This is a predicted structure of a 71-nucleotide RNA (transfer RNA) from a Candidatus Iainarchaeales archaeon. NCBI's taxonomy places the organism under Archaea, Nanobdellati, Candidatus Iainarchaeota, Candidatus Iainarchaeia, Candidatus Iainarchaeales. Rfam family: tRNA. Rfam classes the family as a transfer RNA. Rfam links the family to the GO term triplet codon-amino acid adaptor activity. The coordinates come from a structure-prediction model, not an experiment, and the mean pLDDT is 83.
[in-house]
């Protein structure tokens, strides 16, 4: 330098253009003499900028960072 592939709540991880989901943390509640297990309900998220389209996490183009490979 050139290619590949990811980027999504604190922290892991799905999501074939139409409501963003899960686990896990953390917060409150139930249970319980009391702790823990359980079970319930909340909070929190699409790297950044443009473009396409009625709609974009998703497609396309550039930027940023990460991780592999060639060199």
């Nucleotide at each position: 330098g050139c290619a590949g592939c990811c980027g999504u709540g604190g922290g892991g991880u799905a999501g074939u253009g139409g409501u963003a989901g899960c686990c896990u943390c953390a917060g409150a509640g139930c249970c319980u003499u009391c702790c823990a297990a359980g079970c319930u309900c909340u909070u929190g998220g699409c790297c950044c900028g443009g473009g396409u389209u009625c709609g974009a996490g998703u497609c396309c183009c550039g930027g940023c960072g990460g991780c592999u490979g060639c060199a």